[in-house]
C1' cells in the first nucleotide's frame, strides 16, 4: 500500500430505523460494634465530520483510532 472486523457509562458487553440497556464499579442511605456482604436510591456513554430519513447506534460517504490477513 490492498482488504476486512471493531470503536456504546470508569471496566465488560448488549441493543432487527422509533426516547440507548444489563453486569461490575463509584457515591448516599437502611443494616452492623467497625467493615464485608445484603438491601433501597443515585450517578453516568452512542469515537469525530457530512448524508439519505418524518425519526439513525443501527443504512451510506469520508475521516481518526484499534486489530487481523495479504503484500
Nucleotide at each position: 500500500g490492498u482488504g476486512g472486523g471493531c470503536g456504546u457509562a470508569g471496566c465488560u458487553c448488549a441493543a432487527u430505523g422509533g426516547u440507548a440497556g444489563a453486569g461490575c464499579g463509584a457515591c448516599c442511605g437502611a443494616u452492623u460494634g467497625u467493615g464485608a456482604a445484603u438491601c433501597g436510591g443515585u450517578u453516568g456513554a452512542c469515537g469525530c465530520g457530512g448524508g439519505u430519513u418524518c425519526a439513525a447506534u443501527c443504512c451510506c460517504c469520508g475521516u481518526c483510532g484499534u486489530c487481523c490477513a495479504c503484500c
Molecule: transfer RNA
Organism: Agrobacterium salinitolerans